[in-house]
Context: one part of a larger RNA
RNA sequence: CUGGGCGUAAAGCGCGCGUAGGCGGUCAAGUCAGUCAGAUGUGAAAGCCCCGGGCUCAACCUGGGGACGGCAUUUGAUACUGCUUGACUAGAGUCUGACAGAGGGUGGCGGAAUUCCGGGUGUAGCGGUGAAAUGCGUAGAUAUCCGGAGGAACACCAGUGGCGAAGGCGGCCACCUGGGUCAAGACUGACGCUGAGGUGCGAAAGCGUGGGGAGCAAACAGGAUUAGAUACCCUGGUAGUCCACGCUGUAAACGAUGAGAUCUUGGUGUUGGGUGGGUAGCUGCUCAGUGCCGAAGCAAACGCGAUAAGUUCUCCGCCUGGGGAGUACGGCCGCAAGGUUGAAACUC
Numbered sequence: 001c002u003g004g005g006c007g008u009a010a011a012g013c014g015c016g017c018g019u020a021g022g023c024g025g026u027c028a029a030g031u032c033a034g035u036c037a038g039a040u041g042u043g044a045a046a047g048c049c050c051c052g053g054g055c056u057c058a059a060c061c062u063g064g065g066g067a068c069g070g071c072a073u074u075u076g077a078u079a080c081u082g083c084u085u086g087a088c089u090a091g092a093g094u095c096u097g098a099c100a101g102a103g104g105g106u107g108g109c110g111g112a113a114u115u116c117c118g119g120g121u122g123u124a125g126c127g128g129u130g131a132a133a134u135g136c137g138u139a140g141a142u143a144u145c146c147g148g149a150g151g152a153a154c155a156c157c158a159g160u161g162g163c164g165a166a167g168g169c170g171g172c173c174a175c176c177u178g179g180g181u182c183a184a185g186a187c188u189g190a191c192g193c194u195g196a197g198g199u200g201c202g203a204a205a206g207c208g209u210g211g212g213g214a215g216c217a218a219a220c221a222g223g224a225u226u227a228g229a230u231a232c233c234c235u236g237g238u239a240g241u242c243c244a245c246g247c248u249g250u251a252a253a254c255g256a257u258g259a260g261a262u263c264u265u266g267g268u269g270u271u272g273g274g275u276g277g278g279u280a281g282c283u284g285c286u287c288a289g290u291g292c293c294g295a296a297g298c299a300a301a302c303g304c305g306a307u308a309a310g311u312u313c314u315c316c317g318c319c320u321g322g323g324g325a326g327u328a329c330g331g332c333c334g335c336a337a338g339g340u341u342g343a344a345a346c347u348c
Base pairs, nucleotide, nucleotide: 004319005318006317007302008301012316014201015200016199017198021194022193023192025088026087027086028085029084030083031082033081034080035077036076037075038074039073040072041071042070048066049065050064051063052062053061054060091191092188093187094186095185096184097182098181099180103177104176105175106174107173108172109171110154115149116148117147118146119145120144121143125136126135162169163168206247207246208245209244210243211242215241216240220236221235222234223233258315259314260313261312263310266293267292268291269290270289271288272287273286274285275284276283277282297304298303321348322347323346330341331340332339333338
């Protein structure tokens, strides 16, 4: 390279947007570049393959044929692809009307609880554990009531519920703002899909500057446990957790399942919308989402099964025995931590 693969064996980029490129709906006309056919020229000889001949055979030599997968010119064919032109509406999109939603951003507001502070009541304990101790408390704690401060998170509602491309999003209100679904028409007329590079977003932890700091809590200290205990348990406790701005760019970033499209028996629940039947409970059809069980089929099995891992097509990414190693070196990025790209010797 070919071939085969990528849920769990090695393998889907964390997720978007999008450049080049690849691929691309229906009809008609033109063209004939790709494609196909014929002809001509060329494709030296030797070698190679086939059929003969000559050395006693063979190697070797020799005659003829083939092949030389190709290239060029020319004459045609026009289904398919391309190109040009015109048209279409089933893909895609726009408009109008509804609808659901923790989608995003900013500002404000609220109550419960923890902690702390002030005051009242009150007295000897509290706290903590398997049991204890460290710790707190007669300078009055714990408990309880009133008042205040401050920070963080929003019980119930709450749901294999919803929204978002992913990360993720949950008190209430207002403003700004993205996307989606449904219904019926009207409009544009292939405007599409994918996407190497590129670019943006991207949990937690971490970093820089400034703020904030209630609770929790790496590190750290002490008390226990233990043979030891640099742990698990307990008492404390600093970074951090929070906010603003800027970096970092990773993850079991998981559905361990790339994106888009086609087709393929069913059952049952649920969310949002539309439309029927029925007085109603209820029930039918339909679109979009989200679960479970399962036909065929697929699969090494487990399992998947219209939300496919079935069936087919397009495009991208990735894999090629284990260790060495996601290491070294170099490049790029980063303030650093490190990230990204990514070997080999050697060894089994």

The part of an RNA shown here (small-subunit ribosomal RNA, central domain) has 348 nucleotides and comes from a metagenome. The coordinates come from a structure-prediction model, not an experiment, and the mean pLDDT is 91. Rfam family: Bacterial small subunit ribosomal RNA. Gene Ontology terms of the family: ribosome and structural constituent of ribosome.